[in-house]
The RNA shown here (small-subunit ribosomal RNA) has 1595 nucleotides and comes from a Candidatus Dojkabacteria bacterium. Its Rfam family is "Bacterial small subunit ribosomal RNA". Its family is annotated with ribosome and structural constituent of ribosome in the Gene Ontology.
RNA sequence: AUGGAGAGUUUGAUCCUGGCUCAGGAUGAACGUUGGCGGCGUGCCUAAGGUAUGCAAGUCGAGGGAGAAUCCCGCCCUGUUUACAGGGCGGGAGGAAACCGGCAAACGGCUGAGUAACGCGUAGGAACUUUCCCCUAAGUCAAGCAUAGCUACCCGAAAGGGUAAUUAAUACUGGAUAUUCUAUGUUCAUUCGUGAAUAUAGCAAAGGCCUUGUCCCGCCCCUGUUUUUUAAUAAUAGAAAAUAGAGGCGGGAUGAAGUCGCUUAGGGAUAGGCCUGCGUCCUAUCAGGUUGUUGGUGAGGUAAUGGCUCACCAAGCCUAUGACGGGUAGCUGGACUGAGAGGUUGUACAGCCAGAAUGGGACUGAGACACGGCCCAUACUCCUACGGGAGGCAGCAAUUAGGAAUCUUGCGCAAUGGACGAAAGUCUGACGCAGCGACGCCGCGUGGAGGAUGACGGCCUUCGGGUUGUAAACUCCUUUUAUCAGGAAACAAUAAAUGAGGGUACCUGAUGAAUAAGGCCCCCCUAACUACGUGCCAGAAGGGUCGGUGAUGCGUAGGGGCCAAACGUUAUCCGGAAUUACUGGGCGUAAAGAGAUGCGUAGGCGACUAGGCAAGUCUAAUGUGAAAGACCGAGGCUCAACUUCGGAAUUGCGUUAGAAACUGCUUAGAUUGAGUCAGAUAGAGGGAGGCGGAAUUUCUGGUGUAGCGGUGAAAUGCGUUGAUAUCAGAAAGAACACCAAUUGCGAAGGCAACCUCCUGGGUCUUGACUGACGCUAAGGCUCGAAAGCGUGGGUAGCAAAACGGAUUAGAUACCCGUGUAGUCCACGCCCUAAACGAUCCCUACUAGAUGUGUGAUUGGUAUUUUCAUCUUAACUUCGGUUAUUAUGUGAAUUUCGAUUACGUGUCGCAGCUAACGCGUUAAGUAGGGCGCCUGGGGAGUACGGCCGCAAGGCUAAAACUCAAAGGAAUUGACGGGGACCCGCACAAGCGGUGGAUGAUGUGGUUUAAUUCGAUGCAACGCGAAAAACCUUACCUACCCUUGACAUGUCUGGAACCUUGCUGAGAGGCGAGGGUGCCUUCGGGAGCCAGAACACAGGUGCUGCAUGGCUGUCGUCAGCUCGUGUCGUGAGAUGUUGGGUUAAGUCCCGCAACGAGCGCAACCCCUGCACUGUGUUAUAUAUUUCUCAGUGAACCGCCCUGCCAAAACGGGGAGGAAGGCGGGGAUGAUGUCUAGUCAUCAUAGUCCUUAUGUCUUGGGCUACACAGGCGCUACAAUGGCUUUUACAAUGGGUUGCCAAACCGCAAGGUGGAGCUAAUCCCAUAAAAAUAGCCUCAGUUCAGAUUGUCGGCUGAAAUUCGCCGGCAUGAAGUCGGAAUUACUAGUAAUCGCAGAUCAGCAUGCUGCGGUGAAUACGUUCUCGGGUCUUGUACACACCGCCUGUCAAGUCACGGAAGUCGGUCUUGCCCAAAGGCCCCUCUUUCAGCACUUCAUAUUUGUGAAGGUUUGAAAGAGGGGACUACGGUAGGGCUGGUGACCAGGGCUAAGUCAUAACAAGGUAGCCGUAGGGGAAUCUGCGGCUGGAUUACCUCCUUU
Repeated sequence: AUGGAGAGUUUGAUCCUGGCUCAGGAUGAACGUUGGCGGCGUGCCUAAGGUAUGCAAGUCGAGGGAGAAUCCCGCCCUGUUUACAGGGCGGGAGGAAACCGGCAAACGGCUGAGUAACGCGUAGGAACUUUCCCCUAAGUCAAGCAUAGCUACCCGAAAGGGUAAUUAAUACUGGAUAUUCUAUGUUCAUUCGUGAAUAUAGCAAAGGCCUUGUCCCGCCCCUGUUUUUUAAUAAUAGAAAAUAGAGGCGGGAUGAAGUCGCUUAGGGAUAGGCCUGCGUCCUAUCAGGUUGUUGGUGAGGUAAUGGCUCACCAAGCCUAUGACGGGUAGCUGGACUGAGAGGUUGUACAGCCAGAAUGGGACUGAGACACGGCCCAUACUCCUACGGGAGGCAGCAAUUAGGAAUCUUGCGCAAUGGACGAAAGUCUGACGCAGCGACGCCGCGUGGAGGAUGACGGCCUUCGGGUUGUAAACUCCUUUUAUCAGGAAACAAUAAAUGAGGGUACCUGAUGAAUAAGGCCCCCCUAACUACGUGCCAGAAGGGUCGGUGAUGCGUAGGGGCCAAACGUUAUCCGGAAUUACUGGGCGUAAAGAGAUGCGUAGGCGACUAGGCAAGUCUAAUGUGAAAGACCGAGGCUCAACUUCGGAAUUGCGUUAGAAACUGCUUAGAUUGAGUCAGAUAGAGGGAGGCGGAAUUUCUGGUGUAGCGGUGAAAUGCGUUGAUAUCAGAAAGAACACCAAUUGCGAAGGCAACCUCCUGGGUCUUGACUGACGCUAAGGCUCGAAAGCGUGGGUAGCAAAACGGAUUAGAUACCCGUGUAGUCCACGCCCUAAACGAUCCCUACUAGAUGUGUGAUUGGUAUUUUCAUCUUAACUUCGGUUAUUAUGUGAAUUUCGAUUACGUGUCGCAGCUAACGCGUUAAGUAGGGCGCCUGGGGAGUACGGCCGCAAGGCUAAAACUCAAAGGAAUUGACGGGGACCCGCACAAGCGGUGGAUGAUGUGGUUUAAUUCGAUGCAACGCGAAAAACCUUACCUACCCUUGACAUGUCUGGAACCUUGCUGAGAGGCGAGGGUGCCUUCGGGAGCCAGAACACAGGUGCUGCAUGGCUGUCGUCAGCUCGUGUCGUGAGAUGUUGGGUUAAGUCCCGCAACGAGCGCAACCCCUGCACUGUGUUAUAUAUUUCUCAGUGAACCGCCCUGCCAAAACGGGGAGGAAGGCGGGGAUGAUGUCUAGUCAUCAUAGUCCUUAUGUCUUGGGCUACACAGGCGCUACAAUGGCUUUUACAAUGGGUUGCCAAACCGCAAGGUGGAGCUAAUCCCAUAAAAAUAGCCUCAGUUCAGAUUGUCGGCUGAAAUUCGCCGGCAUGAAGUCGGAAUUACUAGUAAUCGCAGAUCAGCAUGCUGCGGUGAAUACGUUCUCGGGUCUUGUACACACCGCCUGUCAAGUCACGGAAGUCGGUCUUGCCCAAAGGCCCCUCUUUCAGCACUUCAUAUUUGUGAAGGUUUGAAAGAGGGGACUACGGUAGGGCUGGUGACCAGGGCUAAGUCAUAACAAGGUAGCCGUAGGGGAAUCUGCGGCUGGAUUACCUCCUUU
């Protein structure tokens, strides 16, 4: 540090690869169903479309002129309202609507169109400005000219405007003064950047309010004095006038203080402008871009730097580390998801940017090129009197349109904040609140406790019950919420006043379970099951899939499950997905190693030693990383959501300091990597030029004669004009037999007679030298089989195309005969292949064994030989010579080893791999570099670009569509694959069938019905071992309806017998007789009749719902299991192998050892003997015979064979029998969805006065025809006639029936015997004997027909059998084809039985006579074992390809056509600022001219083509929006028609591929063809088989 789950789906099954789909979370959401409350948030994602109406920016009278309404005071006048009203005058207060002026309006609010950019983020920087605010210093002097307003007049519909007169300022103008500042000059200093001093020139201002002193003026009031006057004198009083004083009010002038301003300068703060490093989407089917462009000098411009702008100069600058172009997009803090790394996203809140109907422009100002300002242009909308004008909701509400979709034309400035103001205050759709919406998050509720007889109802049911379910009812309780009533805040900061929200939150009380539950799902993934309906329909579906009559999958119901005021669906994002793999994948065969990585650029990576540096790296500190959010800890709303405070974090960037192992840079060195030189050496390495023989063909000549050639068989073709054959000679081109190989060389492609020349590379040994010089290699360059292209040659053979002949259903093919390009050469292109070891290059490491090629080192053997020494012999001219023995030595050759290096093979351990396999030549273990892959199809295609003469190559998508496609291995099945074996399977034989007649069964047809079933072998003399009635199921007609048959209830009756009428009969209507048995005396049993209801009944359907039974492969030898072992696994082993057998029978061997079901044996019959038995048979018997039992045969014995042995085989003896003696019964696991619902049983379904039951008659027996099984024949091995002989098995009392008699016969009469070894059926026949027939449709054959009879049976017509007489068809041995049988068998002969009243050519048994042949396993059929290939697994009756035809979908091309966007040249040139020129006015100045003055380097006046400033007018110039014109690039829509592609249960033509797929397949290329494809050339194995033969096709 708190964090990581998987499942379904490719297959018959398995492992792997690989995609698709699901479970999770999220949303500014929408839709469907449903909906109680509250809090906090949030709400046009689309048309930056258009907008009615209202509001959203004003404020200051303490800047100014002027000043309405209204109010107050005083005086005067008038009035029959007198405490009043009106009017006038004066003063004061007041301050509307406008105006001048100041500040604000550049903020706040909205939106995201544009923008790929210094726009944003982050970290820095220097050449700047900054209203208001703060601090410091100084100033605020003295003048002047106008103008709005107002007034008058005029124009206009309006908006507005004009003229005249007049007026103010904190408006405006110039002047004075001014530190500093700016510019220029001079001097000094200097760190050379600049600083200091000084001179000249230039630049300011505005006042207001208030207090007070003094003076002046006016008014009011009081007091005093004087005068006048009035009252009757006085006193006194009143009035008026004059005057003095005090006080008050107002105004003016002036001084001072305060305050708000104003001006200048400096500093600060805030805000902003500018520059830079780094980061920031997709696209190379965008590769070159750029002319103010890049830099410089100078100038202009700006607040300021800068090509920002201009003149001149230079020619630069950017770019594969992706410029330029295109597409898309506001950026960020953050948000969602995720274990994380990442991926997606930018709504709300906050920071920045950009925009304000569209485009351009400036003005004002501190700040704008300005959302609610101006000018111009454009589009749109509105008003108009037609002359002209007005406007800009991407502010708040609202409206319309668009859309799946997003709210009130609300209240308030009480709070927070903002503008103005000295302030009070005014304004503020910012903001605070409320409203609407389940849009989201959070919280609460819809009641709680008890309550079984487990109520009713529903649903299911095995009918017993179960379940809904303590759920309800019922009893007791509570009141959150809702309703009503009462009270009542904080927010307000204060001395007081001030609350939109709001009588709200909250508190208290009252009534009463009262006001409140739905949605989806229930086959698997995935929690949750039944019934009914439906019947591949209706429908469901996220994937797999479900539905064709028993659907847990559709619809409904009951029940259940999951969530819950929501639940589902849709859309989108992340996850799972290690399915783009940094963390964390791969490339032999699954997708993937470029044809050669041959040369090599950039780039990446790089061996040893030492020193230095500090870029990477590491450590520490520091600045920053906004707030909010997220995390941790606390606090506040009753909790929570929400919110407040604090902390940590923000993994980043900058700066400073340090470390030095590793990487890097640098310096110095070393030799092991790499290379060079010297010496050897092998080779089909390359290029060029020569040259050789064999063969083929052609030509010439000779010999020679009828054929040759070719094939599966043929034909085309060649040949009497002489071929083929053969001999001799000549010519030409191409290729190089043997050697030859598991060989060699090369980077790959590839390279082969021999010789010569030129030339590249490799290997080995030893030494010297260079000193990291290396590895890999994007782009780039080069090479690159065959085919093909261009030009020119050449052409013998072969041979695409083409032609002909065959084959065939066709044959555009395979086969055959011809044959052109081409193949060959030279030069130039093309640039692709299964260019393969389907395996990139380099380096290092990791057991071996055994070959082979080329070197090196080394040890022997053998032979020859040199030399030396030695032995012996012969000869000798005694010198020697020759031969010989032994040892040593050197050389050559040969041969056998050993070690080592580099190549090249096979096997193999570890390890790896999904497996197969790889395994020092790795697919092992590691490192470096490059290339490539990401589901299948569409497609290596379209478009674009580059290359090419062309063919075409390289690069390379998308829409759409599928849930798979694929690899390896396993078990089967299959193969026109292989090996072995068996069988009446063939062969060898014998007899048949197929032809005929009739019999029988089937199909078809017919019919009222011809009942139904069985349909290749394995249906068809089958079910049926007996259809005249019955059977019988079918048809017609007539009847019955609790039924012909069963059980239960009730009533009655004994049962039962006899009988009449009617009817075809069933039946209907009657008559008579008869009263039983048991009893506990209640009744009961059985039978019959009747009644009502439960029910009966069905040969109705489904054998594809089933049981049982059966057939078949097959009486074939097989089929499995346990344990063990091997394999990731399916599975294998055992069960395979060598022998052998009828046999998985036995033996031996063996990672197997055992076992089971089968085989065999046990059972039955038969053959021999014996024992026992004796009903019967026999004249008798010891024989025979019958029955029961026992024995006997086992390769036991001998010989012999197989390598040994065993098993077993061959021969022999003995024996009745000899190799399972013969026959039967017996049928493994399974296959055929085989047969049977009509034997029987049974589920579901259907019928119920009928699909049930009874009856009569008919039908199953029909008849143009076709197939099958059998009978009889065709004759002389025969037929007929006569005579004579020999069996066995069986059956018999409703029976077999003898003798005897009758009949020609069938048969009849008869009734002895027999319940059977006793009697009967019952004479066996063929055979034999004798005779006739004599080869003929007959003395063969017997159908058919006529007639007469017999038998059975109620009944013989449809429809039985038999007999007599007569009749006498076809048929003379059977086409293609096909079948049974291996010994007591075939063939042939008769006998018996079952069924049965009767009916046998069928079936089942029985015996008589009694053969032939088997060389053998090549072929046919079937089966078994092993092995092999496979794209099959519904398993070859499989799978599957392409054209064509139909429908549909998206896309490409296309004459064009309509837009969008960018851009070039030219034209026009609004508004606008800038520049130039001219003029006018005003002010100031005075160089100059003239005049005057007179004491003067002067002053004044006038002039001035004079200077400066400001304002105005006019003209010109460049720039420039919109627009116009002529083009261009990119891109979108549409488009007659054309092309290919995808998809679509049962269309057409073929059959290309998968097995040797029937011609092995595939790759590249070229040509041809309806189509799949065929052929040529070269290549690959990812081809089977291999003993030979074998024609095509086989859907």

The source organism's lineage runs through Bacteria, Bacteria candidate phyla and Candidatus Dojkabacteria. The coordinates come from a structure-prediction model, not an experiment, and the mean pLDDT is 81.